About this RNA: Model confidence (mean pLDDT): 84 of 100. Small-subunit ribosomal RNA, 5' domain from an uncultured bacterium, 504 nucleotides, folded computationally. It matches the Rfam family "Bacterial small subunit ribosomal RNA". Gene Ontology terms of the family: structural constituent of ribosome and ribosome.
Context: one part of a larger RNA
C1' cells in the first nucleotide's frame, strides 16, 4: 500500500445496501419459537342461539379435553469434539432404503372383542395416580379372495465384471384393505411394479504442526459356522491360524469443523474459513433404546451425575449453542419490537390455523457507495491576529457587501408499486400516510482530524533549557530547538482522521 465481524482517542449532516459476542460449549428470570385436522371417532368443558317448571333442556354457529391421523428427523442455533471416509473431488453399490408426490396394474369382500374421554369412587400437599362401569373409530384382531409379492424347490432360455444378473413354465407354503362424503363428484384404504426425490455403506486420489513420538496392534489380521442390519463387513460371538501396519511416518503428542469461498500478490504463491451457500458434528454432562418411512431425536423418553428451583419432607420441576432479553467474562458486539401482507414451510377437501422461518422496522460511522455543509460577483487588499530589515509580508477574495439558487434537513398537501392467490361479491400491505410528486420559507440546520527535522507533503515566533518532555526507524531537548508546549501559517485526507492489533 491493500484488507478487516474489529478495539481505542478526538469528532459527527443526511440516505441506501449490507453487518454486529472473535470471550465463558458460562449460568439463566421472564414471554414467545410446532401444530394441524370435527370431510377419521364418541362427545359437549366453555361461548352463542332457542326453550325453560329457573333444576335444566335443545342446537351445532362452534368446540375445551380426549382417542386416532399426519406433521414434530424440516426450519432455526453453534463450532465443544473430531487429523476421521469428518470433507472435497471422482468412481462403484451384481450389497441397500425412501412417508409425502407422480405413473401403471389389481382390489378395497366378511366378522370380533377392548379401550381413552363420560359417570361412580379412592390415594396425594404437588407432580401425578388407582379401582369400579359405559363407549366409538381411518384405532387394535381374526377368517376370505389375492394379478403381483415373499420363501422353498423342479424345469428351462439369455447374459456379465468375480459373488452373479435378468426372464419363462409347474408345485408347496405364508402374506392386504376403511372408512367418508352435498351419497356424485371427491377425499381416501391395500397389494405389486417403475419413475422423481432424499439418503445409508464402500473405495482412489487430496489437504495441519511434531521424531525432544521409532515402534503399533490381541477383535488385533485372516479364515469357517452363527447371529444382526434396509444392506456388505470382526459389525457381534463361538472356533480356527498367526497375522496386520510402519522412516512412501506407523503409533504417540499438539493444534483445528471441513469445503465453496474471502483477504493479498502480476503470478507461482501466502493468510484466513466472519456474512451468504454445500456437508458434517453437537444440544446441561455421560450413557441407552423405544416410537417411526426416517432419531439413537435441541424445546420426546429412560439412567446416573452436577447444576438451579418447588415441597405438607413422603416426593417432584427444570434444561435459551432456538427469538428478543439478565448476570457474568471481556478492549468490544444489538429491541424483552411489528406483521404473517410477501416468500417459504407444517396441517386441512377448503375456508383457515400456527410459523421469532422470514418480512420490516429500532439501535452503532461497525463497512462500502452516494450526497451536502452553499453559487457567482466583490480590494480600500478593512478590521483582528502573526512575523517584520518597521518599508512591510501574511491570512485573504476569505471576510463584510451586492446578487442568486434552494439539493439535503424542515413545515404543509397528495400519496404508492410490492396483491398475486383466495374469495360468488365485497374484501385483504407489517413496512407506512414509508418512499416518491407538488408546494412553502430562509444560506438558513450541518467540520473535523492527523501531520509539518529526514524517510514523507508541509515553516516562523515565542515559552523551555538533557528539564517538562517526543520517538515508527534514524535520533531531538545541557539558553536563538523547522524534531518538546503554545500561537500563526502551512500540507494531508475529509464525515471522518489517526492509533493499536491481526493477515498479504
Nucleotide at each position: 500500500g491493500g484488507a478487516c465481524g474489529a478495539a481505542c482517542g478526538c469528532u459527527g449532516g443526511c440516505g441506501g445496501c449490507g453487518u454486529g459476542c472473535u470471550u465463558a460449549a458460562c449460568a439463566c428470570a421472564u414471554g414467545c419459537a410446532a401444530g394441524u385436522c370435527g370431510a377419521g371417532c364418541g362427545g359437549a368443558a366453555a361461548g352463542g342461539c332457542c326453550c325453560u317448571u329457573c333444576g335444566g333442556g335443545g342446537u351445532a354457529c362452534u368446540c375445551g379435553a380426549g382417542c386416532g391421523g399426519c406433521g414434530a428427523a424440516c426450519g432455526g442455533g453453534u463450532g465443544a469434539g473430531u487429523a476421521a471416509c469428518a470433507c472435497g473431488u471422482g468412481a462403484g453399490u451384481a450389497a441397500c432404503c425412501u412417508a409425502c408426490c407422480u405413473c401403471g396394474a389389481a382390489c378395497u369382500c366378511u366378522g370380533g372383542g377392548a379401550u381413552a374421554a363420560g359417570c361412580c369412587u379412592g390415594g396425594g400437599a404437588a407432580a401425578c395416580u388407582g379401582g369400579g362401569u359405559c363407549u366409538a373409530a381411518u384405532a387394535c384382531c381374526g377368517g376370505a379372495u389375492g394379478u403381483u409379492c415373499a420363501u422353498c424347490u423342479c424345469c428351462u432360455g439369455c447374459u456379465g465384471c468375480a459373488u452373479g444378473g435378468u426372464g419363462g413354465g409347474g408345485g408347496a407354503u405364508g402374506g392386504a384393505a376403511a372408512g367418508u362424503g352435498u351419497u356424485u363428484a371427491g377425499c381416501g384404504g391395500u397389494u405389486c411394479g417403475g419413475g422423481a426425490u432424499g439418503g445409508g455403506c464402500u473405495c482412489g486420489c487430496g489437504g495441519c504442526c511434531u521424531a525432544u513420538c521409532a515402534g503399533c496392534u490381541u477383535g488385533u489380521u485372516g479364515g469357517u459356522g452363527a447371529g444382526g442390519u434396509a444392506a456388505u463387513g470382526g459389525c457381534u460371538u463361538a472356533c480356527c491360524a498367526a497375522g496386520g501396519c510402519u522412516u512412501u511416518u506407523a503409533c504417540g503428542g499438539g493444534u483445528a469443523g471441513c469445503c465453496g469461498g474471502c483477504c493479498u500478490g502480476a503470478g507461482a504463491g501466502g493468510g484466513c474459513g466472519a456474512c451468504c451457500g454445500g456437508c458434517c458434528a453437537c444440544a446441561c454432562u455421560g450413557g441407552g433404546a423405544c416410537u417411526g418411512a426416517g432419531g439413537u431425536a435441541c424445546g420426546g423418553c429412560c439412567c446416573a451425575g452436577a447444576c438451579u428451583c418447588c415441597u405438607a419432607c413422603g416426593g417432584g420441576a427444570g434444561g435459551c449453542a432456538g427469538c428478543a432479553g439478565u448476570g457474568g467474562g471481556g478492549a468490544a458486539u444489538a429491541u424483552u419490537g411489528c406483521g404473517c401482507a410477501a416468500u417459504g414451510g407444517g396441517c386441512g377437501g377448503a375456508a383457515g390455523c400456527c410459523u421469532g422461518a422470514c418480512g420490516c422496522a429500532g439501535c452503532a460511522a461497525c463497512g462500502c457507495c452516494g450526497u451536502g455543509u452553499g453559487a457567482g460577483g466583490g480590494a480600500u487588499g478593512a478590521c483582528g491576529g502573526c512575523c517584520u530589515u518597521c518599508g512591510g509580508g501574511u491570512u485573504g477574495u476569505a471576510a463584510a457587501c451586492c446578487u442568486c439558487u434552494u439539493u439535503c434537513a424542515c413545515c404543509a398537501g397528495g400519496g404508492a408499486c410490492g396483491a398475486a392467490g383466495c374469495u360468488u361479491u365485497u374484501g385483504u400491505g407489517a413496512c407506512g400516510g414509508u418512499a416518491c410528486c407538488u408546494g412553502g420559507g430562509g444560506a438558513a440546520g450541518a467540520a473535523g482530524c492527523g501531520c509539518c527535522g529526514g524517510c514523507c507533503a508541509a515553516c516562523u515566533a515565542c515559552g523551555u533549557g538533557c528539564c517538562a518532555g517526543c520517538a515508527g526507524c534514524c535520533g531531538c531537548g545541557g539558553u536563538a530547538a523547522c524534531a518538546c508546549g503554545u500561537a500563526g501559517g502551512g500540507c494531508g485526507c475529509g464525515a471522518g482522521c489517526g492509533u493499536u492489533g491481526u493477515c498479504c